Predicted 3D model of a 1482-nucleotide RNA (small-subunit ribosomal RNA) from a metagenome.
RNA sequence: AGAGUUUGAUCCUGGCUCAGGAUGAACGCUAGCGGCAGGCCUAACACAUGCAAGUCGAGGGGUAACGGGGGAGCUUGCUCCCGCCGACGACCGGCGCACGGGUGAGUAACGCGUAUGCAACCUACCCUGUACAGGGGGAUAGCCCAGGGAAGCUUGGAUUAAUACCCUAUAGUGAAUAUGAGCGGCAUCGCUUUAAUUCUAAAGAUUCAUCGGUACAGGAUGGGCAUGCGUGACAUUAGGUAGUUGGUAAGGUAACGGCUUACCAAGCCCACGAUGUCUACGGGGUCUAAAAGGAUGGUCCCGCACACUGGUACUGAGACACGGACCAGACUCCUACGGGAGGCAGCAGUGAGGAAUAUUGGUCAAUGGGGGCAACCCUGAACCAGCCAUGCCGCGUGGAGGAUGACUGCCCUACGGGUUGUAAACUCCUUUUGUUCGGGAAUAAACGGCCCCACGUGUGGGGCUUUGCAUGUACCGUUCGAAUAAGCACCGGCUAACUCCGUGCCAGCAGCCGCGGUAAUACGGAGGGUGCGAGCGUUAUCCGGAUUUAUUAGGUUUAAAGGGUACGUAGGCGGGCAUUUAAGUCAGUGGUGAAAUCCCGGGGCUCAACUCCGGAACUGCCAUUGAUACUGAAUGUCUUGAGUACGGUUGAGGCAGGCGGAAUGUGUAAUGUAGCGGUGAAAUGCAUAGAUAUUACACAGAACACCGAUUGCGAAGGCAGCCUGCCAAGCCGUCACUGACGCUGAUGUACGAAAGCGCGGGUAGCGAACAGGAUUAGAUACCCUGGUAGUCCGCGCCGUAAACGAUGUUCACUGGCUGUGCGCGACACAAUGUGCGCGGCUGAGCGAAAGCAUUAAGUGAACCACCUGGGGAGUACGUCGGCAACGAUGAAACUCAAAGGAAUUGACGGGGGCCCGCACAAGCGGAGGAACAUGUGGUUUAAUUCGAUGAUACGCGAGGAACCUUACCUGGGCUUAAAUGUAGGUUGCAUGGAGCGGAAACGUUCCUUCCCCACGGGGCCACCUACAAGGUGCUGCAUGGCUGUCGUCAGCUCGUGCCGUGAGGUGUCGGGUUAAGUCCCAUAACGAGCGCAACCCCUAUCGUUAGUUGCUAACAGGUCAAGCUGAGGACUCUAGCGAGACUGCCACCGUAAGGUGCGAGGAAGGUGGGGAUGACGUCAAGUCAGCACGGCCCUUACGUCCAGGGCUACACACGUGUUACAAUGGCCGGUACAAAGGGCAGCCACCUGGCAACAGGGCGCCAAUCCUUAAAGCCGGUCUCAGUUCGGAUCGGAGUCUGCAACCCGACUCCGUGAAGCUGGAUUCGCUAGUAAUCGCGCAUCAGCCAUGGCGCGGUGAAUACGUUCCCGGGCCUUGUACACACCGCCCGUCAAGCCAUGGAAGCUGGGGGUACCUGAAGUCCGUAACCGCAAGGAUCGGCCUAGGGUAAGACCGGUAACUGGGGCUAAGUCGUAACAAGGUA
Repeated sequence: AGAGUUUGAUCCUGGCUCAGGAUGAACGCUAGCGGCAGGCCUAACACAUGCAAGUCGAGGGGUAACGGGGGAGCUUGCUCCCGCCGACGACCGGCGCACGGGUGAGUAACGCGUAUGCAACCUACCCUGUACAGGGGGAUAGCCCAGGGAAGCUUGGAUUAAUACCCUAUAGUGAAUAUGAGCGGCAUCGCUUUAAUUCUAAAGAUUCAUCGGUACAGGAUGGGCAUGCGUGACAUUAGGUAGUUGGUAAGGUAACGGCUUACCAAGCCCACGAUGUCUACGGGGUCUAAAAGGAUGGUCCCGCACACUGGUACUGAGACACGGACCAGACUCCUACGGGAGGCAGCAGUGAGGAAUAUUGGUCAAUGGGGGCAACCCUGAACCAGCCAUGCCGCGUGGAGGAUGACUGCCCUACGGGUUGUAAACUCCUUUUGUUCGGGAAUAAACGGCCCCACGUGUGGGGCUUUGCAUGUACCGUUCGAAUAAGCACCGGCUAACUCCGUGCCAGCAGCCGCGGUAAUACGGAGGGUGCGAGCGUUAUCCGGAUUUAUUAGGUUUAAAGGGUACGUAGGCGGGCAUUUAAGUCAGUGGUGAAAUCCCGGGGCUCAACUCCGGAACUGCCAUUGAUACUGAAUGUCUUGAGUACGGUUGAGGCAGGCGGAAUGUGUAAUGUAGCGGUGAAAUGCAUAGAUAUUACACAGAACACCGAUUGCGAAGGCAGCCUGCCAAGCCGUCACUGACGCUGAUGUACGAAAGCGCGGGUAGCGAACAGGAUUAGAUACCCUGGUAGUCCGCGCCGUAAACGAUGUUCACUGGCUGUGCGCGACACAAUGUGCGCGGCUGAGCGAAAGCAUUAAGUGAACCACCUGGGGAGUACGUCGGCAACGAUGAAACUCAAAGGAAUUGACGGGGGCCCGCACAAGCGGAGGAACAUGUGGUUUAAUUCGAUGAUACGCGAGGAACCUUACCUGGGCUUAAAUGUAGGUUGCAUGGAGCGGAAACGUUCCUUCCCCACGGGGCCACCUACAAGGUGCUGCAUGGCUGUCGUCAGCUCGUGCCGUGAGGUGUCGGGUUAAGUCCCAUAACGAGCGCAACCCCUAUCGUUAGUUGCUAACAGGUCAAGCUGAGGACUCUAGCGAGACUGCCACCGUAAGGUGCGAGGAAGGUGGGGAUGACGUCAAGUCAGCACGGCCCUUACGUCCAGGGCUACACACGUGUUACAAUGGCCGGUACAAAGGGCAGCCACCUGGCAACAGGGCGCCAAUCCUUAAAGCCGGUCUCAGUUCGGAUCGGAGUCUGCAACCCGACUCCGUGAAGCUGGAUUCGCUAGUAAUCGCGCAUCAGCCAUGGCGCGGUGAAUACGUUCCCGGGCCUUGUACACACCGCCCGUCAAGCCAUGGAAGCUGGGGGUACCUGAAGUCCGUAACCGCAAGGAUCGGCCUAGGGUAAGACCGGUAACUGGGGCUAAGUCGUAACAAGGUA
C1' cells in the first nucleotide's frame, strides 16, 4: 500500500466482498509449564445458609456468660456464695454507622466535563490562637416485682446512675436590631471602628502521665448553591407554559431563589429547534485510524444516581440513610388464624434466564478504615490462595552427526524413477522442564515493651525486643534419564501451499467471484505441502481499508443529483480612502487541564508481559498584557458597483376594445345527374325525398396562409392577421444626480403549458369515451365513417410536465475565425470601430468519454437547491393543501451482485448506399402424378447390426450383404484362448490318413510317423507353464488424422510508426477500376505475410527431335481384298523439348489504373476452355465402425469358433433414379464415323451346336501388335393416333451360367402373360457453350450379381440473358441497438402454483404518560379550651398537601385478527408481443 466482482473486451460511476487490528467474548478440535491481568455483557429476576459495623468499663448503673481469687458444703470433683480481680451479655451514654463495598434501573439534566462566582452558605473528627468550665435540680433505661401473647413483642408498679436531661451564675472579640464615622467595592452592599439594648456556655474520668468539655476567631478538609461553554436521535414531534414569567410582602432554608403562600402585572421559551417521543449514567480513558475522525465507556480512577416498588420524614456536622424508622403496594416465609417477619445491585453460594462468566477458601501479616489513652477489638475494604488457555508475556516438547538417500505409504512416462527425507534406525552430547533428596529468602517497618540521648515536660532520635496469611512458597543445590510434553486451520482466484482415488447438478462446499451434470488442484478421503503454534479455527461486534457523508477530502449536461420561474424575509457574503476601537485574529505571561493511561529516558522482577521513578504531553478552558495587516464595530468621505434623470430606439412582451379576408361547415336559391366519399384493398356512411360537383347570397364559430428566418420579445410558462388605447421591459447615447443604496436567498408570496374540476355562455372544424365498418388466429388497437365531453369565452380552482440547454443565480478573468438582430458612430448604400443580444466553427484548458469551449461543462469568488448501489417506491403510514382528480412531504421490512454512463469490436435490423453469384428474370430439360430400382423414416421382428438427419443425412459410409463379409438374432462349442513373440519344461505322441457321433465347429477311436549331425547337439512342429491377450463395448462433448459447409467468397492478419487513458483505430478508409484487398490516384502512414493472380497438369495452333507395335505421299513387290511386304519420315499419330497471348499494336475515352471497338494480326483476345490448388476462422458440424489414441467398462464373456437365420420384412410416408406415356416415334433390313480404358484362375478371334442365354473345340495376346463390333445418325420398308406393332410391370412355363450351395435371396435367355401410365396440383431442381439436351462405349468393386448407382470417354448438338425492383446467399461502407449463447437474440404484463416480509381492516388485547373528579395512609407544617404534667412539654382532635386506590372521557404507542391490497423471490406452466432495429403504429 491494495485486491476480487457489472463487459465479448474497455474506460468511468457505483455498490457488495476480502486481506489488518481489537474484544469482559462464546462455540469446535487440541492441550506441557510459569508470570501478570481479567472473569453474569442476559433477569435492577427470586433468594436457603454463613459472614460483610462496630467500638469505648479511661462516661455510667451494673454482673448474664468465661477465667482468676476468696469462702461454704461435701460424695474430691461437683454444687452454692462473695463484683474482690481480669474481663464483660443486655442496658443508659459517647463516637462511628452519610466512609469503605455493590449496581447502572432511572436520568438528555447544571447530571457530567471544563472554566468561573458565592458581597447568598455550612463543615463533626484534625490543626493554630484566645478565654473559660461556679451553683443546683428532677427524671429515665437497666435491674426487681406482677401481667398479656403461639410468636414478634408488650403492659403496669417500685427503685437507680451518668460525659444523658433541665434551671441558674459568669462572658465578648459571638449573634440580632439600631446610630455615627472611616476605608473599599460589584447593584443589593463589604470591612474596620464607636455606643446602646437583647440572647445564649460547659463534664467529667483519672493509675496524676494525660485524655476529654465550652465559647469565639482563623486554617485545613469535605460539601451546598449559581453561572458561561460543551455534551444523543427523530420536524412523519411546531408550537409550549398558570407558579407559568416578573414584581411587592411574608414564610421557609445553612444559604440565594416561585422554594412556598397572598396580592399585582402579562409575561417567559421556540426554526441558533421550544414541547413531545425514543434511546442513553457522564468523564479520565479504551479500540481503530497517517491525521481529522469513527466506535465505545467492562476492569482501574473521578463524579452522579439507586438500594424489593412508591411516598415520607426523624436523628445527626453530614442522610431524606444498601445491611435505620414509618406508611402503602407486590412477592416470599412463619402462625396456635388472633397476627407477625423479610429485602445479597456487600463477599461467597443457590435457583432461574442464557451462547456464556469462578470458591458457601485463608488472614487481618501488610496497606487502609472505625472505636479506644492504649493494649486491643471489628473490618468478605484489603492482601493472599482456589477455578477457567479468557487475554497478554515468557519457556519447553531436544541438539549435533548420520545416504545403501533403508522399509512402508503416496505419485508417475511403471524391469525404472520421484517424494515422504537427515526424516528414521544408529552414534555422540545436553538436561531447561519433569522426578528424587536437601537448603531456603524478601515482603517487617512501625505501633507496643525495655534501655539510652536531645530539647524539654511530650515530642523527636538511637539500640534491643515482639509480630508472616500467602509458605517451607519464590529461589539455590542435587539424582535419574531424551527421558514427561503438538496440535489446529488451510492448499480454484483474491491468498502462502497439488497430486491421486471416490462421487457424478447427487452428496456436498461457499467470505465475494463461484465449484459439482464421468477425467473436480473448489465436494469426501488419502499422500504431499503452506501458515500459525499451546494453541488453531469459526461465529458475533467495532474501527480500518471506504475520499462509500468528502472540515482536512466528493459530486450534480448524459452515471444518483439544479428547485418549473421570479420577487423577496431571516441568514450568509460584500467596492475605494481615512480615523477610532480591539470582538474575531496573532504573540507573551499567569492559572488550570487530578492520578492512572499514551510517549520518551532510566530502574526492579533471570527476559518480557507487569511494575516503579523522572520528564514530556494532555493539541482544552479561563484570566491578563500587548500587536492592529485582515475581518468585525463606529464615524467621515469617494465614485468605479447599483440606481435615478434626460434624449433616442426595439420587439409575435402583457391587458382591453374594434376591424378584416381566406378556408371550413350550415342554410336558402339555382344549374345538374348518378354516383359521392374513403382505402393497401374495401366496407360502414351520404345520395333519385336529387347527394358529390358548380354558382350566388346569408349566417356561425375557431384559427390567422404568404411575410417567416439558425429571426425577435419575455423571468419562466409562453407570445404571430390589422388598428387603437393603457401598462411593463430591454438596449444605446449624455455622464447631470444619489453615494455601496449591492449579490444570493431557507421559510414565505406571486406567476406557472396541456389535461382536469365548478358555475354560466358558446360550439364551425378537430375530437378522448362510445358506435359502426375493415384488418386479424384474436384486434377492446393501428386504417375508415360517424361522434359526446373537451378544445373557445367570462369568473374561480388545480399546480403538475422530457416545465430541457436534461446545464441554479450573480460577479471577475482567459485565444481566434465567421454569420446575423437592434442601437451608436460615419457626408455615404463603402470601409472600419463600438455596445447589447441570437447562432456556427476551432484552440488552450477541462472532461470517463461523447463533448464543452467569452452564451464554458475553463480559471476563481459568493449564496441557495439537490445526490450517496439496484429493486421495493415516489409506494405505505402520518401530516398539510385541494370540490374532486390528485399534489407536497416521504419511509421500512424484504430482496439482488449488481443496476448504470460513455465509448469499442462484432452480430443483427420488416435502416440506408454500392456491388456480385443460374440468385431472380429470359430460356431449355426435368422432379412432384404411374410402374419399377435404390436409400431413409416408420412399423414389424428372435434379429431386421451400426453410423449419417435443414441447407452441409436419405443410389450416403456400400467401388458388389446367397455362405463369407457380419459387427445383429437363435442354437451348439472353447477359456492363455483364433493369431504372434519370449523364457522354461515335455516330446516326436504332432502333421497326415481312416472310422464313428454331429448341422458344423467340435468330441471320440484307430493307424502311421520329422530333418541335419562332426553324435556333444541343433533346427522344425506340437503340447504344458509363465508373461504379454482380445473387444465393430461407451465417450467424436477428452483427442490425432481426415472430411463436409460458408466458399474459389475476397477476404484474414502482422512489424514499425501515428492517434486514443483504454478496449481499439489507422494501414484495410475515400475517388476510380477489377473476376479479385486486381491495380491506380489520394492519404499518418510505410512496408510485409496468409489468401487472389501466376508458377503445375490436360486441351486448342505451330516448330523441332524421334519413328515401333503407329502412319503410307512417292518407288518396288504382292493379295479376292487389306501398309500385307521391301522401303520411307513427307502426312496423320505417338511423346519429349520449344514457340505462341502480353491490352503487345491501332483508334477513341481516361491524370493513371483501365475501359470501349462487327479494329488489325492471329489457331487462340482480354483469366482462351477445363483441372489440381480451399486464407484467418465458423458450425463442441461428421467420423472412437477405416486407422490411431486418453479415460471408463467386460474377462468360462460385451472375447472367440461353428451352423442356420437376419441385414432383402411391409398398411404406409419421403428423397434420389430408371423406363414410359409415343409418329422429332416404335419395329424390320441395310450402311458410316469415335474416344478412353481393361485383359493370364484373364480377354477371347474363328469354327460347330443351340431361336437365345450359352456350351464344345480353338488361333492370338502379359498387348499403339490380339481380344475390339460404337449408338444416335444416314438409306429403305412398315405401323397411322389406338392404351396401340406405344409401354413394359406383374405372373406362368422352360432353360443357361457362376458358385460347396441360388428356398428365404442372384443375373441372364426363350415362349407366353401384357398392369399402371395419354405429360403430371401446390410447389420445386439443373444448366450460360462444345454447355443443356440426347446417344452409345469403358472401368473399379467382383465367383456371380440385384449397376437403372458411381467414376470416366467420346458422338450429335441447341435456346436465352431486357435488366437488378423482388426471393435466396455473399462482399464493402454507413446508421440504430437494451443483442454478445450475438434476432432461432433480448424482453414486458395479467393469470395459475409455492414461499417470504409488509400495508389496510370490524374486533380482541397490552403499555407508558397526561387531564378531570372522588377517596386518601404515613408524615412535615398550621391550629387546638376540657385529658396528663409545677413547668418545659405531651396527648387528643381538626386543617393543608401527598404516595397509593377508584371512576370517567379522550389522545398516543404496540401485539393479534376473519377478510383484503399490492410487493419480492422461485431451471423448464398459460395467454399474448408492449419495449430494444424505423422493433414492424418512432

Its Rfam family is "Bacterial small subunit ribosomal RNA". Rfam links the family to the GO terms ribosome and structural constituent of ribosome.